[in-house]
Context: one part of a larger RNA
RNA sequence: UGACGGGGGCCCGCACAAGCGGUGGAGCAUGUGGUUUAAUUCGACGACGCGCAGAACCUUACCCAGGUUUGACAUGGACCGGAUGGGUGGUGAAAGCCAUCGUCCUUUACGGGCCGGUUCACAGGCGCUGCAUGGCUGUCGUCAGCUCGUGUCGUGAGAUGUUGGGUUAAGUCCCGCAACGAGCGCAACCCCUGCCCGUAGUUGCCAACAGGUAAUGCUGGGGACUCUACGGGGACUAUCGGUGUGAAACCGGAGGAAGGUGGGGAUGACGUCAAGUCCUCAUGGCCCUUACGCCUGGGGCGACACACGUGCUACAAUGGAGCGGACAACGGGGGGCGACCCUGCGAGGGGGAGCGAAUCCCUGAAACCGUUUCUCAGUUCGGAUUGGAGUCUGCAACUCGACUUCAUGAAGGUGGAAUCGCUAGUAAUCGCGGAUCAGCACGCCGCGGUGAAUACGUUCCCGGGCCUUGUACA
Numbered sequence: 001u002g003a004c005g006g007g008g009g010c011c012c013g014c015a016c017a018a019g020c021g022g023u024g025g026a027g028c029a030u031g032u033g034g035u036u037u038a039a040u041u042c043g044a045c046g047a048c049g050c051g052c053a054g055a056a057c058c059u060u061a062c063c064c065a066g067g068u069u070u071g072a073c074a075u076g077g078a079c080c081g082g083a084u085g086g087g088u089g090g091u092g093a094a095a096g097c098c099a100u101c102g103u104c105c106u107u108u109a110c111g112g113g114c115c116g117g118u119u120c121a122c123a124g125g126c127g128c129u130g131c132a133u134g135g136c137u138g139u140c141g142u143c144a145g146c147u148c149g150u151g152u153c154g155u156g157a158g159a160u161g162u163u164g165g166g167u168u169a170a171g172u173c174c175c176g177c178a179a180c181g182a183g184c185g186c187a188a189c190c191c192c193u194g195c196c197c198g199u200a201g202u203u204g205c206c207a208a209c210a211g212g213u214a215a216u217g218c219u220g221g222g223g224a225c226u227c228u229a230c231g232g233g234g235a236c237u238a239u240c241g242g243u244g245u246g247a248a249a250c251c252g253g254a255g256g257a258a259g260g261u262g263g264g265g266a267u268g269a270c271g272u273c274a275a276g277u278c279c280u281c282a283u284g285g286c287c288c289u290u291a292c293g294c295c296u297g298g299g300g301c302g303a304c305a306c307a308c309g310u311g312c313u314a315c316a317a318u319g320g321a322g323c324g325g326a327c328a329a330c331g332g333g334g335g336g337c338g339a340c341c342c343u344g345c346g347a348g349g350g351g352g353a354g355c356g357a358a359u360c361c362c363u364g365a366a367a368c369c370g371u372u373u374c375u376c377a378g379u380u381c382g383g384a385u386u387g388g389a390g391u392c393u394g395c396a397a398c399u400c401g402a403c404u405u406c407a408u409g410a411a412g413g414u415g416g417a418a419u420c421g422c423u424a425g426u427a428a429u430c431g432c433g434g435a436u437c438a439g440c441a442c443g444c445c446g447c448g449g450u451g452a453a454u455a456c457g458u459u460c461c462c463g464g465g466c467c468u469u470g471u472a473c474a
Stems, first nucleotide, its partner, number of pairs: 001474002003471003007468007015458002019422005026313008034304002042051002062299007071122001075121008086101006104113003124288002127286003133282002135277003138273001140271001145184006151160003164175003190265004195233007205222001209220003236259001239253005315415001319374007331362003336355002340351004381412001386407007428450007
């Protein structure tokens, strides 16, 4: 100087408390451990719906089998041959192997282009080392800290500044002070959202006028309003009162769409964990080179006595079912979205308008409201499991897809010890969209609808910041 303490002081954070909903019990989905296996590829372990934003083949790295050796891919040299492409036959599961048909351009007539063969140099390796590395990422932590120049103090390590008194979300600001300044962080500048104005009007509006319809901005027309998307205004403790050191600031009020960072996002200092990744990529070293490379068929990554994590659906009446009625936003669409018509109980099928889209479509949102029924029961709850019949995608759904329909109807009576999330348009609850993607979502990333309860307080648990103290630790 740090680190540590079941030392002290001050102060924060859904850390506790107060409250609401869960997990832990059930079934299923998914990840992991374990076990099994020819293989159940690999990594990650404070990170288990994680890398995987799509494992039937492919992916694929694993296993079995068949094949291949200048190689699936790059560059160059030497020699030989021929266009490349394409067709046919045999064998085979395919890859491959064997055979066969026929065919170039250019030139200074040596040769060159292109392709194949042989050969050489090389290619190739998701083989090892993340304890050789770059890059990227996680974490402490959006925590308020981490440093430097000069000066001063100290023999020195170092200290001071950065401590102190206030204050703040903040090393935020003020005051003081042997310090005076500065840098990286904080904040602001950026994006979304909340109010207003301007500009613009093939979306919106009967708002005003006119036409028209069974009805609809449907038409003329209009820019008012909504909206869209560009620009601007607006909030700065500005103003009033009080407190305070005539400070910073805090408390209360007015005005205001909004008030003390308005709400949300992006943004992650010096560093820590030899943290993670050589399976994105790059790369040193080591290793393989008729194989640890490459191609192909099939299997596996999907196994199942168990154990754990994360989720979905429930256990019902604030509910289930039937009928009728209402209101979104974000997005996506050409090998696409597909209105509408016909057809099927349905998944879907047959036609097919319009739309590269504020114009057409996905797209009738659901919870909700009205009404009818069920009456507490393992039930008209719950839907697992299993049998049958189908649909769609795809070369192909046996291992191993999703969905439909008929039948079957399991466990489950609110879940022990323990444990998680959340402070407001939040939790809870309801549906919708998108990426990936041929197909496949209970996961992920977004969107809107309905919309709470509680916070006395900081003693205690966990994590953290500053000062101080002890130390035989570094």

This is a predicted structure of a 474-nucleotide part of an RNA (small-subunit ribosomal RNA, 3' major domain) from a metagenome. Rfam family: Bacterial small subunit ribosomal RNA. Its family is annotated with ribosome and structural constituent of ribosome in the Gene Ontology. Clan: SSU clan. The coordinates come from a structure-prediction model, not an experiment, and the mean pLDDT is 85.